Context: one part of a larger RNA
């Protein structure tokens, strides 16, 4: 890891409520009696439950009770009971495995750790303490040199004893070791043997460190099957319904209680719940400034606030702020003079088939996204938090390339049969290389924004043109004047102020370059040549730029000028949707109705497994069960005939009891 066995809602007691059966008031318990004993009959009416209810009671009674009340208003005004089964609930270990732990009696100091008795051990070197001799010195000590001497938690170094560093080992030779280095080695030194100190303890040169490979509380046995709001596991089959991720509360937040939402069964009989017509309240979304804030501009301007005259009072004036009002013009969840659609409440009608009530039992109370409406947050997010609806969760089928949540559609079962949805229709791919009008040239299509641009189509409305426009060219573009100022200068062109007249076909006190300033070039305007259209605006449709990410990489790919795009026609393909055709099952009103998608989860009804009763005087050595294989049968769990194999037990019907159905639990034994 496979393959087998085994392996989890039981048993007692009591209650509720459902079904089934006895009696109509049920009913016996303990006990006796009959029996060898148990089964099981006969007795046993003690007690239980029911027969009458209402108050707190005292009472009173088909009534009570409150109450002044003869009102109102709350309970009441008999059918039950006793066993059986089932399902639910208490209480027990209560589906099954699975704790760290507590808690009590034992066992342990051969390892270890401290001591206690009694014994062992430590090569060789080195150094060179006090004492002591000796010789010098001294009054006499001191002092000094020499040589003796051998002290030390004394140095260097095996044994011993540790364990600082690295390598190697790490399923190791080893549940801690090897190697090479390294510390201590006459001492708080190592060590045999024996003894001692025991788990709320013992022992500690103190590390929570040891106390037998076990220590923040040893081991082992018991309490004990401890408890686990966690986890993990929970074995045949079919049919019918079918959910919640809310709301309140909770030492509550992955837990529970009631409420919502499901389910079975009874009752009820249109009470429901869709459409529609009618009746109704509002104060949202708009909208609007009348209120309550707020906001912009202009007119008037209370007051200030500068000034101005006056000795003050006070009279004036003003271009600044500005109350207030006037006209215009905005904004608002915690503004409304207004003011919807929808949603809700009420009745009616129409069609349908569901309501509601009550009694028993459930699962659920981590939800996700997608549209709307809103708070949060940055109008961030596969964010977070309501409100709505829809899917998915618990829904397969077609579409979106793939894609729980998008779009179309809700699978009862069969079919090589029609028809449609969303969605497509050149190939891959079923269906149009359709049809008609335009439009894109950017592979736009087949991603994106402010800004940007003589890309193209459409429309509007306008100014100038055969009295000649636009653009091109050829000419002119002058005098007064260098216009006053200002300036060092200022002549059309620093700068300020004016901005007029002449000549004229026109020509500004100048539209840009240029010069110190002058020139110079060059435009406004004008004639000519030439010819028909020309220029500026505004709506708008498809396009361009803007436009950078790591292999080449979102058109699903090929490839497409339409097979792109805006629109109009027809036609067709296209699902488990609708129809046809056959067949099954529930269901009730029985009808050429109607239903049958399913996670938690209710309800039905079966199959099969062991073992006992009965039919029973049953099958079987003429071959039992098992096992192999292999027809046929049932929706299915299952069932079975043939033939092999085995060699003694066993099917079927109808009841009855359960150690009753396995793939999961790091399940458990066993085998390879």
């Nucleotide at each position: 890891g496979c393959c087998g066995g085994c392996g989890a809602c039981u048993u007692g007691u009591a209650a509720a409520c459902a079904g089934u059966g006895g009696c109509a008031g049920g009913u016996u318990a303990a006990g006796g009696c009959a029996g060898a004993g148990a089964a099981u009959g006969c007795u046993g009416g003690a007690g239980c439950c029911a027969u009458a209810g209402u108050g707190a009671a005292a009472g009173c009674g088909a009534g009570c009770u409150u109450g002044a009340a003869u009102a109102g208003a709350g309970c009441g005004u008999u059918a039950g009971u006793c066993a059986c089964u089932g399902c639910u609930u208490a209480c027990a270990g209560a589906c099954c495995c699975g704790a760290a732990c507590c808690c009590g009696g034992a066992u342990g100091a051969u390892c270890u750790a401290g001591c206690c008795a009694u014994g062992g051990c430590c090569a060789g070197g080195g150094u060179g303490a006090a004492g002591c001799u000796u010789a010098g010195g001294u009054a006499a000590c001191a002092c000094u040199g020499a040589g003796u001497g051998g002290a030390g938690g004394u140095c260097c170094g095996a044994a011993c004893c540790g364990a600082c560093u690295g390598a190697u080992g790490u399923u190791g030779a080893a549940a801690a070791a090897u190697c090479a280095g390294c510390g201590g080695a006459u001492g708080a030194g190592u060590u045999g043997u024996g003894g001692u100190u025991a788990g709320g303890g013992g022992u500690g040169a103190a590390a929570u460190a040891c106390c037998a490979a076990u220590c923040g509380a040893a081991u082992u046995c018991g309490g004990a099957g401890c408890u686990a709001g966690c986890u993990g596991g929970u074995u045949c089959u079919c049919c019918c319904c079918g959910a919640a991720a809310u709301g309140c509360g909770u030492u509550g937040a992955g837990g529970c209680g009631c409420a919502g939402c499901g389910g079975u069964u009874a009752a009820u009989g249109u009470u429901u719940a869709a459409a529609c017509u009618u009746a109704g309240g509002g104060g949202u979304a708009a909208a609007g400034c009348a209120c309550u804030g707020u906001u912009u501009c202009g007119g008037u301007g209370c007051g200030g606030g500068c000034u101005g005259c006056g000795a003050g009072a006070g009279c004036g004036g003003u271009a600044c702020c500005a109350a207030a009002u006037c006209a215009a013009g905005g904004c608002a969840a915690a503004c409304u003079c207004u003011g919807a659609a929808u949603a809700c409440u009420a009745a009616g009608u129409u069609a349908u088939a569901a309501g509601u009530u009550a009694a028993c039992c459930a699962g659920u109370g981590a939800g996700a996204c997608a549209g709307u409406g809103g708070g949060g947050g940055a109008u961030a997010a596969g964010c977070u938090u309501c409100a709505u609806u829809g899917u998915c969760a618990a829904a397969a089928g077609g579409g979106a390339a793939a894609c729980a949540g998008c779009c179309c559609a809700g699978a009862c079962c069969a079919c090589c049969a029609g028809u449609u949805a969303a969605g497509g229709c050149c190939c891959c791919u079923a269906a149009a290389u359709a049809g008609u009008u335009g439009c894109u040239a950017a592979g736009u299509g087949u991603u994106a924004a402010a800004g940007g641009a003589a890309g193209u189509g459409g429309g509007a409305a306008u100014g100038c043109a055969g009295a000649g426009a636009c653009a091109a060219c050829c000419a002119g573009g002058a005098g007064g004047u260098u216009u006053g100022c200002u300036u060092a200068g200022a002549a059309g062109c620093a700068g300020c102020a004016a901005u007029c007249c002449u000549u004229u076909a026109a020509a500004g006190a100048g539209u840009g370059c240029g010069u110190a300033a002058u020139a110079g070039c060059u435009c406004a305007c004008u004639g000519g040549u030439c010819u028909a259209g020309u220029g500026a605006u505004c709506c708008u449709g498809c396009g361009c730029c803007g436009a950078a990410a790591a292999u080449g990489a979102a058109u699903g790919g090929g490839a497409c000028u339409a097979a792109g795009u805006a629109a109009c026609u027809u036609g067709c393909c296209g699902a488990a949707g609708c129809u046809g055709u056959g067949g099954g099952a529930u269901g009730u009103u029985u009808a050429a109705c109607a239903u049958c998608g399913g996670u938690a989860g209710g309800g039905g009804a079966g199959c099969g497994u062991u073992c006992u009763g009965u039919u029973a005087c049953a099958g079987u050595u003429u071959g039992a069960a098992g096992c192999a294989u292999u027809a046929a049968c049932g929706a299915a769990a299952g069932u079975g005939g043939g033939u092999g194999u085995g060699g003694a037990c066993u099917a079927a019907a109808c009841a009855g009891a359960a150690g009753u159905g396995a793939g999961a639990a790091u399940g458990u034994c066993g085998g390879c």